[in-house]
RNA sequence: CGAGUUGGCCGAACAGUCGCCGUUUUACCUUGCGUAAAAGGGAGGAAAGUCCGGGCUCCACAGGGCAGGGUGCCAGGUAAUGCCUGGGAGGCGCGAGCCUACGGAAAGUGCCACAGAAAAUAUACCGCCAGGUUUCUCGUAAACCCGGUAAGGGUGAAAUGGUGCGGUAAGAGCGCACCGCGCGGCUGGCAACAGUCGUGGCAGGGAAAACCCCACCCGGAGCAAGAUCAAAUAGAGGCGCAUACGCGCGGCCCGCGCGGCGCCUGGGUAGAUCGCUGGAGCGGCAAGGUGACUUGCCGCCUAGAUGAAUGGCUGUUCACGACAGAACCCGGCUUAUAGGCCAACUCGCUUU
Numbered sequence: 001c002g003a004g005u006u007g008g009c010c011g012a013a014c015a016g017u018c019g020c021c022g023u024u025u026u027a028c029c030u031u032g033c034g035u036a037a038a039a040g041g042g043a044g045g046a047a048a049g050u051c052c053g054g055g056c057u058c059c060a061c062a063g064g065g066c067a068g069g070g071u072g073c074c075a076g077g078u079a080a081u082g083c084c085u086g087g088g089a090g091g092c093g094c095g096a097g098c099c100u101a102c103g104g105a106a107a108g109u110g111c112c113a114c115a116g117a118a119a120a121u122a123u124a125c126c127g128c129c130a131g132g133u134u135u136c137u138c139g140u141a142a143a144c145c146c147g148g149u150a151a152g153g154g155u156g157a158a159a160u161g162g163u164g165c166g167g168u169a170a171g172a173g174c175g176c177a178c179c180g181c182g183c184g185g186c187u188g189g190c191a192a193c194a195g196u197c198g199u200g201g202c203a204g205g206g207a208a209a210a211c212c213c214c215a216c217c218c219g220g221a222g223c224a225a226g227a228u229c230a231a232a233u234a235g236a237g238g239c240g241c242a243u244a245c246g247c248g249c250g251g252c253c254c255g256c257g258c259g260g261c262g263c264c265u266g267g268g269u270a271g272a273u274c275g276c277u278g279g280a281g282c283g284g285c286a287a288g289g290u291g292a293c294u295u296g297c298c299g300c301c302u303a304g305a306u307g308a309a310u311g312g313c314u315g316u317u318c319a320c321g322a323c324a325g326a327a328c329c330c331g332g333c334u335u336a337u338a339g340g341c342c343a344a345c346u347c348g349c350u351u352u
Stems, first nucleotide, its partner, number of pairs: 001348010012317007020042002023039006029032001044323001048334002051332005056222004068218005073087005088102001089100004103213002108211002111206002125153002127149003131145005161179006180202001181200008226274004236265006245259005281300008318321001
């Protein structure tokens, strides 16, 4: 200098002015859906998708099981998680590093196109080999029959442990060595696992992101949750007063009920208020820890609307501005994102 890897940060800046939405203080009165003045605050790293986890609220709930859903190597962190950190194993990269739904296929059922003998109770197309018969070009050649075999060829994404030596008629874990696999012990490690020793000749290929089995976890709904106050020519209940009049009790009388007026009570619609933002909060320092993270001290207050604010104009500067806009609140994940900055590390080239 070039090409990369990992982690972190920023996301146009400053000033003036006019608006919009909250907060605090002061003043005024007509005490309201107040008015005025001053001060101060007003979108993001993802506010997004609503995919996980929790707080909060209401409903349900003795305990256990089934169904359904989720998670799936080990340890730790956390309020909790499917998140994060550290580690193991496997894979990729020259490397820094990156990726992984990473339990069980010997419980059972099903699936494996085409090709191929055979796709899973194994099996034999071309071959190889022993024996027998026949033929002749008499060569231990060819054809046929009956057996052995799976070394070689061929098919396929995948073919029944791999390589080598021995062995054999030809072959074969048939025997042996190494590798792989299963089982058991020992050592290291909290563990996943690794190493090592012995042992079994070695069986039953793949796929569980097919059903399924095993282990663990899981009540439901969501701030339009929910709570408080509470109008009326709206309902309901009770008490009292009137019973003049109307209606009903099949024609008449008494009586009763409904319709009237006043007061009280409860529910509750419109409406209003709370929930609503001081919080698992942010910043700094110190300590513990490999780390995620935790603890202590000090400092700070940083949107809260409900037709729903965060905008317009002017000036200066630059690299001329991407993705995008809160709606109960947090912790994650995922997705979108012009451009810029910082740190550590890797590879290559050049110069000294």
This is a predicted structure of a 352-nucleotide RNA (Bacterial RNase P class A) from Methylomonas sp. The sequence is in RNAcentral, with records from ENA. A source record names the gene rnpB. The coordinates come from a structure-prediction model, not an experiment, and the mean pLDDT is 76.